[in-house]
Formats: sequence, structure tokens, C1' cells
RNA sequence: CCAGAGGGUCGGACGGUCGCCGCGCCGAAUCCCGAAAGGGUGGCGGGGAGGAAAGUCCGGGCUCCACGGAUCGACGGCGCCGGGUAACGCCCGGCGGGGGUGACCCCAGGGACAGUGCCACAGAGAGCAGACCGCCCAACGGCUCCGGCCCGAGGGCAAGGGUGAAAGGGUGCGGUAAGAGCGCACCGCGCGACCGGUAACGGAAGCGGCAUGGCAAACCCCGCCGGGAGCAAGACCGAAUAGGGAUGGCGCAUGGGCCCGAUCCGGCUCGCCAUCCGGGUAGGUUGCUGGAGGCGGCUGGCGACAGCCGUCCUAGAGGAAUGACCGUCCAGGCGGGGCGACCCGCCGGACAGAACCCGGCUUACAGACCCUCUGGCCGC
Repeated sequence: CCAGAGGGUCGGACGGUCGCCGCGCCGAAUCCCGAAAGGGUGGCGGGGAGGAAAGUCCGGGCUCCACGGAUCGACGGCGCCGGGUAACGCCCGGCGGGGGUGACCCCAGGGACAGUGCCACAGAGAGCAGACCGCCCAACGGCUCCGGCCCGAGGGCAAGGGUGAAAGGGUGCGGUAAGAGCGCACCGCGCGACCGGUAACGGAAGCGGCAUGGCAAACCCCGCCGGGAGCAAGACCGAAUAGGGAUGGCGCAUGGGCCCGAUCCGGCUCGCCAUCCGGGUAGGUUGCUGGAGGCGGCUGGCGACAGCCGUCCUAGAGGAAUGACCGUCCAGGCGGGGCGACCCGCCGGACAGAACCCGGCUUACAGACCCUCUGGCCGC
């Protein structure tokens, strides 16, 4: 210098004008809206989006509902080992497998002798293997130039060909009628005393002729975890209208309704007005933002993280504010001029938008900067 890998930070700056949403003070002011509850109106001061506020996919806090304990079962989720954490399906450190020359990256990564199921197409055969082509032996029969040749019942063979993602270890030598772990050597594989490691796991003397292939994001088995719904949770205030209750007044019954079908007897009950009470709808207020909090330092730890000290307070709306315009500049891009340093003009900043809060994951993102590392080439 080129090409990459991992991690982190920022994601326009300053000023002016006019607005928007909370908070504090003036101020328990005044006025307006409303039946009320309550809300609004002026001035000043100060505050006002994010690294993802997003998707709403996990885990919690908080709230209400349900719930006696234990065990078993059903359903759902998770799944190598150790640690971190309030918790997690998250994070850290390892292990194993795969990819890359490498830095490094990826993996739902328990169990396939508990059982069931599936393995398309092709192929003879796809799971207690399999004779399609082929190789070998060969009865009987036929031909014969008597050397043999042909056909081939029956039987042996998994070495070769062919199919397939996958066909019951591989190579070589021996062996055999032809073959075959049938025997042997090496490689692979299984078991494995013992050694290292907290563990996953790694190494390994020796033994075994080789053994029922794969799929569990198929059912399933094993282990662990799990009440339900969510701020439109919930709490408080509370009209009009229509229900409910109490009391009083008026009216009324030869009637209607109920007392499980019919009749009789019996009982309860009914309509209107006034006053009061209670639930509750619209509406309003609250829940609402100081918290597993941010930043800095020290200590422990490889690390995630934990402890201690210091310091800071940093949006709370609710049809939903955080905006618009102008000026100067900074990255960046384009065009022109100049040998060049540079000058002039134009354009110009992504993804996106809090809604109860927090920890994660995932996804989107113009551009800029920083740190560490790898490979290649060159120079000293």
C1' cells in the first nucleotide's frame, strides 16, 4: 500500500424568528367551557425522542382475576458443559462438528439395542438385505474332426457392472471352483483398563473380525421450566336517559302475572307522583415515570458480571407535542478554472417517531471516526 476479520463511538454544528407538549413560579388571581367532576386562557424561567423509540419474538417488574398442600397426568416451551443474571429461548468462557490460507465465522448440539413410522424417483433389492447384468460348479440332452463345443435343470457367489442421497468397512496380499474378514498387514470402526479435566470432552495400553444404515424442526422417550389476562391492566369522581331499592301520598281488582299440566282454595305481586339512596354508562382525574437507572474511578474476575466510592436527574402526550423558515459553517457529491497548493458555483445529512417500565433478541440504517488482529506485496 492492497484485500479482509473482530469490537466500539457518533449519526450534522451554531445563531435568529414564529409555533407545539409537559413542569415550576406569579397565583387558591381573573375570565371562559361544563350539570358536576374537572379542564382551559396570560407572563417569566427551565425541559422536550432513539440506537434502534420499530417488529411485539422471548424474559421480568407492576395490576386485576383465579387458586388449600402433595403426587400423578394432559398441553406448551426448552435441551453439549461450566458460569453470569431478578429472569430468559439472552450473555460470557469452554467442548464437539462444519467452513476459511488466516484473523475468524456458523451449528434446535439430549436419546435411533424402549416402541411405532418414513426413506420420493430410479433400482432386482431401501432394512431380520438383495441375483437385473455378471462370475463359478454342473445333472440330463445335442453335435463332434474324439481335442472338445453348445444348451442348461439344479446349486454356489455380494468380487465386478448398473440404480441411488444412502446397497451391510477400505486398500493390498493370500486363499478359493468362483467368492467372501474366510485368513493376514495397514488404515478405519466398536469396547476400553488407566491418565488429564469441576464438567462437556480429550488422550490411550489392550481387546474385538466388524456388529440392526439414515431421519427425533416425524410420533415418541428422558430431563428441566411453565396459573390466566394485560395500562383499552386497575383505582377514584361521576350527569342525562333507562333499570334497582326505601319511605310517603294517590289509585286499584268481578282483572293480569307467578307458585312447573288442568280445576278449586290460598299466598305474593302490579299503576302514577314526590323525596332520598345505591350500582353503573358517557365524560373527567389518576395509574405516569427515580429506575434490576446513566456516567466516571477503584477492586475482584480470562470474560459475561459483581462490590464499593463519587457524581447526575434526563420527555410524559393521549387523536397523540418534540416542528417550520432563514443565515453562517462542517462532512460528502457534481461541474468549471489552475501545472499545483487551491479557488468559484450548484446540490446536500440515512433508517426512522416514545405511549406503563425494565433486561434481551431480531430487523432497518446515508455517511464519518477510533482500536485490535489476519493474509499478500514492497522497502529498511